[in-house]
């Protein structure tokens, strides 16, 4: 050089059929407790790797690029 897979919240991941994004843990606030832990309630946090295309509408389909992993040699 050639082929394949993955990239979504701080971390681990769902979202598989195109209708506009979620869970657990973590963080923050409150309740409970003498304090802390546990438990309970709530809040915030995302240009869905980048750019472009298709579409009324894209995390999802298409192309290129970037990063990581694997296969062949």
């Nucleotide at each position: 050089a050639g082929g394949g897979g993955c990239a979504u919240a701080g971390c681990u991941c769902a979202g598989u059929c195109g209708g506009a994004a979620g869970a657990g843990c973590a963080a923050c606030g409150g309740g409970u407790u003498u304090u802390g832990a546990u438990c309970c309630c709530g809040u915030a946090g995302g240009u869905c790797g980048u750019u472009g295309g298709u579409u009324c509408g894209a995390a999802u389909c298409c192309a290129a690029c970037u990063g990581c992993c694997c296969c062949c040699a």
This is a predicted structure of a 73-nucleotide RNA (transfer RNA) from an uncultured Clostridia bacterium. The sequence was found in a public genome assembly. The coordinates come from a structure-prediction model, not an experiment, and the mean pLDDT is 82. Its Rfam family is "tRNA".